[in-house]
Molecule: c-di-GMP-I riboswitch aptamer
Organism: Anaerostipes sp.
RNA sequence: AUUAUUCAUCGGUAAAACUAUUGAAAGAUAGUGACACAAAGCCAAGGGUCUAAGGUCCUCAGAACGGGGAUUAUGACAGCCGGUUGCCACA
Numbered sequence: 001a002u003u004a005u006u007c008a009u010c011g012g013u014a015a016a017a018c019u020a021u022u023g024a025a026a027g028a029u030a031g032u033g034a035c036a037c038a039a040a041g042c043c044a045a046g047g048g049u050c051u052a053a054g055g056u057c058c059u060c061a062g063a064a065c066g067g068g069g070a071u072u073a074u075g076a077c078a079g080c081c082g083g084u085u086g087c088c089a090c091a
Base pairs, nucleotide, nucleotide: 012037013036017032018031019030020029021028022027035079041084042083043082046081047080048077049076050075054072055071056070057069058068059067060066
């Protein structure tokens, strides 16, 4: 690497999309639904990614209101890596 045989489990989760709710957004929750997953269980003060309400700066423009841009998590993602716990079989 290929072929054949035998054995446990006979189950679990739920992508996209649609609908409703929620949120500034990213996203989340629920229903429908199955892409896929041996940890697609849990952990956000390990790394990484996403969003930018609010803050700061710049600009439209000559003041304010307002528009646009950049930057910033205290917001989010565990089905990105990582950490951690566990089921069945065999050794």